[in-house]
Context: one part of a larger RNA
RNA sequence: AGCGUAUGGGGAAUGCCUAGGCUCUCAGAGGCGAUGAAGGACGUGAUAAGCUGCGAAAAGCUGCGGGGAUUGGCACAUACGAUGUGAUCCGCAGAUAUCCGAAUGGGGCAACCCAGCAUGUUGAAGACAUGUUAUCCGAUAAGGAGGCGAACCUGGAGAACUGAAACAUCUAAGUACCCAGAGGAGAAGAAAACAAAAGUGAUUCCGUAAGUAGUGGCGAGCGAACGCGGAUUAGCCCAAACCGGUGUUGUUACGGCAAUACCGGGGUUGUAGGACCACGAUAUUUGAUGCACAAUGAAUUAGAACACUUUGGAAAGAGUGACCAUAGAGGGUGAUAGUCCCGUAUAAGUAAAGCGUGUUAUCGAUAGUGGUAUCCUGAGUAGUGCGGGGCACGUGAAACCCUGUAUGAAUUUGGCGGGACCAUCCGUUAAGGCUAAAUACUCCUGAGAGACCGAUAGUGAACUAGUACCGUGAGGGAAAGGUGAAAAGAACCCUGAAUAAGGGAGUGAAAUAGAACCUGAAACCAUACGCUUACAAGCGGUCGGAGCCCUUUGGGGUGACGGCGUGCCUUUUGCAUAAUGAGCCUACGAGUUACCGUUGCUAGCAAGGUUAAGGCAUUAAGUGCCGCAGCCGUAGCGAAAGCGAGUCUGAAUAGGGCGCUUUAGUUAGUAGUGGUAGACGCGAAACCGUGUGAUCUACCCAUGGGCAGGGUGAAGCUGUGGUAACACACAGUGGAGGCCCGAACCGGUUGACGUUGAAAAGUCUUCGGAUGACCUGUGGGUAGGGGUGAAAGGCCAAUCAAACUCGGAAAUAGCUCGUACUCCCCGAAAUGCAUUUAGGUGCAGCGUAUUAUUAGUUUUAUAGAGGUAGAGCUACUGAUUGGAUGCGGGGGCUUCACCGCCUACCAAUUCCUGACAAACUCCGAAUGCUAUAAAAUGAUGUAAUGCAGUGAGGGCAUGGGUGCUAAGGUCCAUGUCCGAAAGGGAAAGAACCCAGACCAUCAGCUAAGGUCCCCAAAUGUAUGUUAAGUUGAAAAAACGAGGUUGAACUGCUUAGACAGCUAGGAUGUUGGCUUGGAAGCAGCCAUUCAUUUAAAGAGUGCGUAACAGCUCACUAGUCGAGCGGUUCGGCAUGGAUAAUAAUCGGGCAUAAACAUACUACCGAAGCUAUGGAUUUAUAGUAAUAUAAGUGGUAGGGGAGCAUUGUAGUGUCGUCGAAGGUGUGGUGUGAGCCAUGCUGGAGAAGCUACAAAAGAAAAUGUAGGCAUAAGUAACGAUAAUGCGGGCGAGAAACCCGCACACCGAAAGACUAAGGUUUCCUCAGCUAUGCUAAUCAGCUGAGGGUUAGUCGGGACCUAACGCGAACCCGAAAGGGGAAGUGGAUGGACAACAGGUUAAUAUUCCUGUACCUGCUCACACUAAACGUGACGGAGGCGAAAAGUUGGUGCGUACUGACGGAAUAGUACGUUGAAGGAUGUGGUAACACUCCGAUAGUACACUAAGGCUACGGCCGCGGUGAUAAUCCAGCAUAUCGACUUCCAAGAAAAGCAAGUGAAGCAGCCCGUACCGCAAACCGACACAGGUAGUUGGGAUGAGAAUUCUAAGGUGCUC
Repeated sequence: AGCGUAUGGGGAAUGCCUAGGCUCUCAGAGGCGAUGAAGGACGUGAUAAGCUGCGAAAAGCUGCGGGGAUUGGCACAUACGAUGUGAUCCGCAGAUAUCCGAAUGGGGCAACCCAGCAUGUUGAAGACAUGUUAUCCGAUAAGGAGGCGAACCUGGAGAACUGAAACAUCUAAGUACCCAGAGGAGAAGAAAACAAAAGUGAUUCCGUAAGUAGUGGCGAGCGAACGCGGAUUAGCCCAAACCGGUGUUGUUACGGCAAUACCGGGGUUGUAGGACCACGAUAUUUGAUGCACAAUGAAUUAGAACACUUUGGAAAGAGUGACCAUAGAGGGUGAUAGUCCCGUAUAAGUAAAGCGUGUUAUCGAUAGUGGUAUCCUGAGUAGUGCGGGGCACGUGAAACCCUGUAUGAAUUUGGCGGGACCAUCCGUUAAGGCUAAAUACUCCUGAGAGACCGAUAGUGAACUAGUACCGUGAGGGAAAGGUGAAAAGAACCCUGAAUAAGGGAGUGAAAUAGAACCUGAAACCAUACGCUUACAAGCGGUCGGAGCCCUUUGGGGUGACGGCGUGCCUUUUGCAUAAUGAGCCUACGAGUUACCGUUGCUAGCAAGGUUAAGGCAUUAAGUGCCGCAGCCGUAGCGAAAGCGAGUCUGAAUAGGGCGCUUUAGUUAGUAGUGGUAGACGCGAAACCGUGUGAUCUACCCAUGGGCAGGGUGAAGCUGUGGUAACACACAGUGGAGGCCCGAACCGGUUGACGUUGAAAAGUCUUCGGAUGACCUGUGGGUAGGGGUGAAAGGCCAAUCAAACUCGGAAAUAGCUCGUACUCCCCGAAAUGCAUUUAGGUGCAGCGUAUUAUUAGUUUUAUAGAGGUAGAGCUACUGAUUGGAUGCGGGGGCUUCACCGCCUACCAAUUCCUGACAAACUCCGAAUGCUAUAAAAUGAUGUAAUGCAGUGAGGGCAUGGGUGCUAAGGUCCAUGUCCGAAAGGGAAAGAACCCAGACCAUCAGCUAAGGUCCCCAAAUGUAUGUUAAGUUGAAAAAACGAGGUUGAACUGCUUAGACAGCUAGGAUGUUGGCUUGGAAGCAGCCAUUCAUUUAAAGAGUGCGUAACAGCUCACUAGUCGAGCGGUUCGGCAUGGAUAAUAAUCGGGCAUAAACAUACUACCGAAGCUAUGGAUUUAUAGUAAUAUAAGUGGUAGGGGAGCAUUGUAGUGUCGUCGAAGGUGUGGUGUGAGCCAUGCUGGAGAAGCUACAAAAGAAAAUGUAGGCAUAAGUAACGAUAAUGCGGGCGAGAAACCCGCACACCGAAAGACUAAGGUUUCCUCAGCUAUGCUAAUCAGCUGAGGGUUAGUCGGGACCUAACGCGAACCCGAAAGGGGAAGUGGAUGGACAACAGGUUAAUAUUCCUGUACCUGCUCACACUAAACGUGACGGAGGCGAAAAGUUGGUGCGUACUGACGGAAUAGUACGUUGAAGGAUGUGGUAACACUCCGAUAGUACACUAAGGCUACGGCCGCGGUGAUAAUCCAGCAUAUCGACUUCCAAGAAAAGCAAGUGAAGCAGCCCGUACCGCAAACCGACACAGGUAGUUGGGAUGAGAAUUCUAAGGUGCUC
């Protein structure tokens, strides 16, 4: 270290539970608000942080009713109280009710500030108390409105994604969103309506009609009405005519008349009505208010009936025996209770209120008959033109309704409608209004229900949840339940520094129920024991198995050694792949639901079947009965009228089409599948709508601030020279400039570092600008197709080619990924056609299930069609080698021209010869195809219907195209395999060879392939070959070669071959020519001749300058038997070069290589044997028998298991349920059963039913735990060391000493921002990158004091708001006056002392401002001032600082001198006032202030100590310059110069004098270049202003240093 067992830790799954949710039902209620809401802020308790309650009368007060013993909320403690004189508590009615908020006196940064008026307190001022003071409507009234609230409703305005496989009409959709308004409902509503020859009779809602009629790029889609059945029912009022009255006006013959406005009566409709005239009658019906009775109705009351035994901690369990029941709903009680408790059935009770009934008391409303001359009956209306919109209806033939615009009737003998329009007919009476119920919804209250959830579920929220936390904001948004029956919550002891933690003891049924608490799984981490392991290569298992250990003797654990063996998923032609996904575990996590079709099955009824809405009853989400409106079927044909077993076409009786002859449907349930919906789950980039953002950044507006120091030296001016006068020159003065150098400041050029940083943009170095188009603070403006932009598509909160947030919304995704239990049967495709189509889809093909039917396949024979392979071309078309012939042409010659001639030129036809073709064929198979017959086979065929998947294919062989007769290429055809196929062989390998796995067996036989070892089987037999380790690297060529071995042919050979050896190899002649030379041998020529010979070339090579020389051919001798040549084979050989040292699979082998033949054996999941399972068929009632099967992806079909719940049923359980964890058994499997331990209260079986119903994968979601790893890192390299102290413990805390660092800061002050971090005490679990005794940490207590400082009670800028007014569908946008608004204007206090922590605030002293009281004086026109730029030099000058002199105090060590010396420190003194002096002025000087205060000295409480001393509260004393010089940037003053020409308003100018009184609100601690702000951090970053000493120096540069601060938390 591995495996196993046991025991733990860790963690929080599982089981059980529910306090909380979810979805509904029945009732109620349907609003609250100026009498101040909703919602908040702040308070309120003895102690009080949160929630709850309440409001200064504050967990409460009063009255009435109820109730009857406890009580001061959640909340368990202490203290103190209340209560039978009736508390707490419950109900009803009251009181109080701070501040904000519509917010309403004015303002405002919500919970704050500041007022007016009246009254009151006080003598005034000041302050306080109570009340009141907004705007709009309305009449200057009474009164009302405003704001909030979940859905429902009406109206105004109104998207886009999406669908149409693109998109524009269309759709989505009048949806989402925004706005206005109303109510418990809203809207609609009493026919200028429908209909159709019959009728209905307002509206609304439900069912149906009907997915019909229609509409529609006639696409996607959209989609009525009439009628019928129901729910509920309800009808009315004005205007006008006519009559009358009042006011005004006109007119008049002054009687009136007319007009107009208002009021009263009258009157309200279509078989027209009314006015008017005549007649008649007070009838009928009904509403509101009051009164009486009164169901009901708050808190509340009564409310039956059980004991014993037994187990147990506990009884309600079990057993035995009882009882009640108008009560056996439910909950609780120490386990499961009708009879223990609360309750339940039932009964009773009453305050407010009050359904209903009655009464008539009061006030209303309501009607008839006839006549018909005249009058009335809704006008910028109806209608019409143009443009739109709504109607199901998209402009269409388009009726009807609405209206932006332009026009414009009629008057009852009228008008409108009936889907263009006209006629007839019918209906109805517009241009005014009101109207309950039936309908929609649920923020809320009560009572209940659930085949809904049970803590990753159910609301986001079971708990201090819209909380913590994130964001500037709109907005986003968690996690987190359980001790026990009862706290009986562990007295006491021990270990320990300990209030940590643990061990004992004790409680309890149980403490492994101990508060991190029920059960307590897994990952992960340990401990103990058994076996194994240090030569071993391993997807870790499986088969065999020695040994060891345990054992209940059944078995269990381990596993040396050997055999075999490349995970899972997805996607693919194909994956161990080095292609995807997963670190591990646990929980969660994906084909559902509704409606409409279609098919199968089951059930009911059947030529019929069936109800819907609704109603009734009831034990009430249920069930039963009504309900026949409607639907489907029973008859078809036709465009239709229509006819009808026929009909249509047609002249037709013909023919033809569709039907009949041949009838099964329908309603439910359930399963498969389609459609519409998010539709299996997760996933975009985007589009649109309402809002939120300019604390970042861009630009702009207003008002403030900043820029050390040095240099250069423009214009102008002055002077001199110069000119007629200018000009011009020189010198000086002067101080310009998007001038120069360079700090602060702003920026960001180079390089390095950093890159899981110190930092989500920095550090170091270097660099650019640095008086300007400069930088910066505060306040404000511009907003998303918009802003802003010296322009980079830059910036608009770490986001920009269109911000962010929420919504439409589950947008869409022909795309990717994922998609969960088992067994059985069958089993594909990767092809054709089409496609804005090619990775998608439709139809066909191929699969499966069911039903029906009767074909199918193979072989043989016969008969056919056909033009491939082949072949052929003197058979066509085309191409074509060589030759012969040579028409014709070219060239040459000739010629005046013609005729001719020549030609090694081209070349037709023809002939001979050779040979080619996918688009040539005189020919022409095999195979395939068709038909017929026979035989074999035995469901393999076909059809219909339901459901699919596939439509990326791949290798090999053969036939082809293409390509290079390249490809593991590509495209076809035929076959096969892989795909979807395991097994054996080929070392290893998808498809090559063999062979198709139902299961088991330690049986047998074979296939391919093998038989020396690895490795099962022959070191087999016979005959050859190979010598190369060829074989045997995957494979190897042209070409080469006397390798070897065979075959055939041929030549020579005893007449002596071949090879060797010996000898010869001559002569004419040095052949001729050529040549300098050429003699066999440079070259040329040739009748290369001839002679001698056994033989010998006018020469095969070497050689020479040329000869010479050596050879060869050829010949003889010797030797003595075979020797050559050519061709074709076998096996070897060279050719033969690649990257890790190497390999035939290895060892190796001379066979164990190669070839041929033969025998035996091995060898697979093949075949056989034995046993078993299962499917189908046949036979059989069945049991069973027989036969054939049982590889399988996509996919189809069948049968089951498990989980959760429901109903019924019989059961189990404290003598121990579920869950957890082991063991044993069982089933083909999903699984199931039994049992030990744990656990401590529920649970399973059977039969049905219903589903949130099964996980290993989705870079899945949440939690937990690993790994890397005890690794990286511990955040500026300014630095620590020692001694002492406290303490359990000290590198870091405290004290001291030494050292180091900053010092234009790393010191001091202050604004913003933070919000208690400040100080003290106590503490160390967390925080602090380590430790900590320390702390910006934890706990407790304390701390901020103002007339003068800052802000308000004063002013105004940019800008905001905004009565009036203007504009706009609404919301809203502007806006004179006014009002707010500092970053500006105005405005009165200084010094010292004091606290642990505050001070211009307290104290001491000394001042000043405003108002009032009292007295005096005066009665005020307008104007001015306030009031402003940049740059420059000049002057004055405080504080400060340096130097000097003087003075005061202290000190001066070793040796020597000096004491008239040296060193160090100190040498100070405000605001304010007053007289005078100087100055233009600012200001300075002088005096008072000052008896203050300081150094210093003396004294001294107290503390510490190392005993040497040190620190020191408090007190006392007052002893030394108000000196000189230099520098100089506070500030002030006047001046010069330049062009860009440099806020507003308040305030101010009328007071004087004395004493006194009054003086409000807010801020004030602490940090503030930082550990407290902005950056997620105790973060190397950022952050406005003031001050900023000395030496060096021009300087705020640089270096060193003072005061002061610090050593950067390992």
Large-subunit ribosomal RNA, half A from Flavobacteriaceae bacterium MAR_2010_72, 1610 nucleotides, folded computationally. Its Rfam family is "Bacterial large subunit ribosomal RNA". The prediction has a mean pLDDT of 81.